[in-house]
Annotation
Transfer RNA from uncultured Lacipirellula sp., 74 nucleotides, folded computationally. The source organism's lineage runs through Bacteria, Pseudomonadati, Planctomycetota, Planctomycetia and Lacipirellula. It matches the Rfam family "tRNA". By type it is a transfer RNA.

Order: sequence, then C1' cells, then structure tokens
RNA sequence: GCGCGCGUAGCUCAACUGGAUAGAGCACGGGCCUACGAAGCCCGGGGUUGCAGGUUCGACUCCUGCCGCGCGUA
Repeated sequence: GCGCGCGUAGCUCAACUGGAUAGAGCACGGGCCUACGAAGCCCGGGGUUGCAGGUUCGACUCCUGCCGCGCGUA
C1' cells in the first nucleotide's frame, strides 16, 4: 500500500430486517441497614453513538470520505 473487522456512559458490552424515549453490568453519588465499615437492598447522575457529509418520513443501524485500533497479505 491492499483486503477484512471494530469504534455506543469512566470500564466491559447490548440495541432484531432502519421504527417508538439509546439500555445492562461494574464503577461513581445519595439513602436504608450497622457501634463503624463490608455485604445486601432502594434511588440517582452520567452519551453530540469516533469526526464530517449523504440517503430516508425516520439512521447506533444503510452509503461516501477522513481519523484511530486490531487481524491478514506483499
């Protein structure tokens, strides 16, 4: 260089054939419990879905370019 895959919350990952308000676990904050903690239980905050465009009534999802990472290939 070329080919393929991936990029969603602090971390690890979901999100069906494009459809209804983008979720879960852990972490974090608060509360209950406790003599105090841990564990357990309850509640909560946190996302320009890598960036920029395009298609569509509608895009995390499809298309194009770019950026980053991984694998393969010479």